Annotation
Two RNAs folded together computationally: RNase P RNA and transfer RNA, 455 nucleotides in total.
[in-house]
This record gives sequence, structure tokens and C1' cells, in this order.
RNA sequence: GGAGUCGGCCAGGCAAUCGCUUCGCGGCAGGUUCGUUACUGCGGCGGGGAGGAAAGUCCGGGCUCCAUAGGGCAGGGUGCCAGGUAACCCCUGGGGGGCGUGAGCCCACGGAAAGUGCAACAGAAAGUAUACCGCCCCAACGUGGCUUCGGCCGGCGGCGGGGUAAGGGUGAAAUGGUGCGGUAAGAGCGCACCGCGCGGGUGGCAACAUACCGCGGCUAGGUAAACCCCACCUGGAGCAAGACCAAAUAGGAAAGCGAUGCCGUGGCCCGCGGCGCUUUCGGGUAGGUCGCUAAAGGCCGUCGGCGACGGCGGCCGCAGAUGAAUGAUUGCCACGGACUGAGGUCCGGACAGAACCCGGCUUAUCGGCCGGCUCCCACU
RNA sequence: GGUCCCAUCGUCUAGCGGUUAGGACGCCGGCCUCUCACGCCGGUAACCGGGGUUCGAUUCCCCGUGGGAUCACCA
Repeated sequence: GGAGUCGGCCAGGCAAUCGCUUCGCGGCAGGUUCGUUACUGCGGCGGGGAGGAAAGUCCGGGCUCCAUAGGGCAGGGUGCCAGGUAACCCCUGGGGGGCGUGAGCCCACGGAAAGUGCAACAGAAAGUAUACCGCCCCAACGUGGCUUCGGCCGGCGGCGGGGUAAGGGUGAAAUGGUGCGGUAAGAGCGCACCGCGCGGGUGGCAACAUACCGCGGCUAGGUAAACCCCACCUGGAGCAAGACCAAAUAGGAAAGCGAUGCCGUGGCCCGCGGCGCUUUCGGGUAGGUCGCUAAAGGCCGUCGGCGACGGCGGCCGCAGAUGAAUGAUUGCCACGGACUGAGGUCCGGACAGAACCCGGCUUAUCGGCCGGCUCCCACU
Repeated sequence: GGUCCCAUCGUCUAGCGGUUAGGACGCCGGCCUCUCACGCCGGUAACCGGGGUUCGAUUCCCCGUGGGAUCACCA
């Protein structure tokens, strides 16, 4: 100098003018009351006013109601180990596997020697057997060669019986690999080494590792994001949850069913709680307040821990709307790009926007800053 | 705001691990007819995007995109 990788941070700044919303404190007016307050309106001053993802709603939790969330079945989820946490399909550290020269990155990573299923086409055969070509043996036939005419070679051909899984061929996948022995030809058939599996020892909390010891000739191919098995977790609904106030429903008419009944607990059964219930006609409401932001809250320091994180101490007050605010214009500066000799001129600024709250994940994103590390080239 | 559903030719749909992705309507061409219609024959044309599991994905899983339900989904 170039290429790359990982982590963290910012999300333009200042000023002026005009607005929006919320809170606090005065003022004026209305209105209420015995009076103050509460309430409504106007105007003034002061404080606060989107995000790293507020998004997707993919997980987990708080909170609320249903029983305090109870039992069983079904269903769903998670799936190497240890830890963190309120909890997790999250995070951290480690193990194993894969990719990369490397920093580093990725992995739904329990079980296929419980059972069932599936594997198109090709292929002999797709899971427990089998044999298409080939190789080898045997018997008979035809034929050939030799012959001492007794036969011999079994040389060739096709048929038959048998052995084989070395070789060829098919496939995504074919029953361990190499070598030696062995054999009619072969084969873990035997042996050596490698691989695999099981048991023990050793190290580690564990996953796991193992260069140690013994056993097994190999039996045990793939697929569980197929059914399934094992272990663990899991009740349902969601702030339009839910609570309160006011109004209204009240009342009425008709029909049906009726406590081994109906409703609620939103899969089913039990259990629990409540009670007449359902349909039609007719009529009516859908306003306000709370929940609502003090939260597993933020920042700083220190201690423990490799780390995620936790303990302690100090400081801070930081949106709460409800047809829904958080904005617009102008000027200067900063950043990036183009043009220009220069002064300067012109252009650009993303993704997106709270709605009960919080922890994660995922996705979108102009431009920029900082730090750790790796590889290559050159020079010293 | 919450909750849930769907995506296959131009349209409506079938399929649900191995298909030449099937059918109807449409469109195009041909036959029939004096001509049109009907009818017959042939053709055209599709798995929303990306990644994963698997030998193999329209189908199974994950992430996204688009669309829809909204008082006979929730006050």
C1' cells in the first nucleotide's frame, strides 16, 4: 500500500419565525355551590415530545380475566454439554462436524442394533436377499487336435447343474479399505496394518477425547424438517385484556327446550363456578375515567466472573396521543458527489415512524467514525 | 391495535415427496358452414421470492413479499 474479517458507535449541528401535543404554575371569562374546589373556554410563562430498528408479529416474560391454573387424554414446542436469565426457538463459554491459506464463519447437532413406512428411473438386487455380463467346477452332446487306437487334451460351441461376489455395468446410495496367504475360481475364509463398533481404564462437572488395555471379523447402509420412540417444557385468551362511573338495556309480544339440563372456564373428558336458557319481533347503547407508563428503567464508578451476567454505591427523571401530536420555512456551518486554475457554483442525505410494557430474533437502511485481528506485496 | 387466513396458466381450480403439473372458461390456428354461432381437432400459458432438509420439493421447514378477513374474528 492492497484485500479481508470481527466488534462497538452516530443517524447532521446551531439560530430565527410560524405552528401541534402533553404536563406544571399564574391570569381572565363562563358555570356550579351557602362558599371553596371540581368542570369548560381563551390567552401567558416554563419543562418534555419517536427508533435502531418504533417494522414483521417469529419466540419468551410481566400484567389482566377465566379457579389459586387443578387431574387425565389429545395436541404443540424444544433437542450436543455446562452456565446466564423473570423467561426463551435468546445469549455466553466449551465439545463435535463442515468451509476458508488465515483472522474467522456456518450447523433443527437426541435415537435408524424398539417397530412401521419410503427410495421414481436405472439396475441382478434398494435391505435383506439376490446374480445380468464375467470368472470357476461338474456332467452329457456336437466339433477340433494328438494318438502307442486303450484313450488323452478338455481347445471351440451352445444347453444343463452348481460355486463365486475379485472385475464390469446401474444408481444419489450396493453389504469396510490396502497387502499377503489361501482357493477350482473367489470371498474377513485366515493373517498384518488402517477404519468401525462394544466394554474397561485415564482426563474432563459434562458433552466428549484418548496415542492405553481387552473383545467383536464387521453383524449395525440412507431417511425421523416420514410416522414414531426417549427426555424436558407447555391450561386458554389477550390492554378492543380488564376495572369503575353515567346513560341505556329495564319493561313488552310470540315460539321452542328444560335440571342424567343449559352456560362459562374457547380441543375433549373429569373437576370447579354460575343459572332457567335459546330464537324471532320490536327498541336501544357503543360516551367518559382508570389500566398508562417508575420500568426485569437509564447513566457512571467499583468488585466478582474467560464471558453472557451478577453484587454494591452514587446520580437522573426521560413521549403517553385516541380520526391520533412529535412539523414547516429561511439562513449559516459540517459531510459526500460533480464542475472549476482558484475563489466559488450546483446537487444530495437512507430505512422508516410509538399506541400496555419489557427481553430477544429476523428483516430494511444514505453516509460516516473508532477499535481488535488475518492474509498478500514492497522497503528497512 | 390485536388475531387469523391465502398465494398453481389471463380467470376459477385439481394435485400434495418421483407427474410430460391435470381440468374448465378464455386466447390462437385448422376443420365444418354460403357466413356466424354450436361442434370437432391441435396449440398457447402457471407452481410469489430466497435459503434449508432430502438422492429428489409445487408439496416438508425457516425467512421475506404481496393480498385478504374486520361487528355472520375481537369493544